A computed fold for a 73-nucleotide RNA from Candidatus Taenariivivens baikalensis, annotated as transfer RNA. It matches the Rfam family "tRNA". From the family's description: Transfer RNA (tRNA) molecules are approximately 80 nucleotides in length. Model confidence (mean pLDDT): 81 of 100.

RNA sequence: GGGCCCGUAGCUCAACUGGGAGAGCGCCACAUUCGCAUUGUGGAGGUCAGCGGUUCGAUCCCGCUCGGGUCCA
Numbered sequence: 001g002g003g004c005c006c007g008u009a010g011c012u013c014a015a016c017u018g019g020g021a022g023a024g025c026g027c028c029a030c031a032u033u034c035g036c037a038u039u040g041u042g043g044a045g046g047u048c049a050g051c052g053g054u055u056c057g058a059u060c061c062c063g064c065u066c067g068g069g070u071c072c073a
Stems, first nucleotide, its partner, number of pairs: 001072007010025004019056001027043005049065005
């Protein structure tokens, strides 16, 4: 330098493959308990890596860039 894969909540990941962004763990509050833990209920938390483009509409499609992994040179 080139090919391929990946980038989504604090962490591990899913989803739709164009039209409501979610789960588990974690965090906060309440209930339960003498108290803690467990359990239950509710809640907060996201520029879907960044920029540009296509579109009525983009996490999803296209281009470039950045970061990680892998292979080739």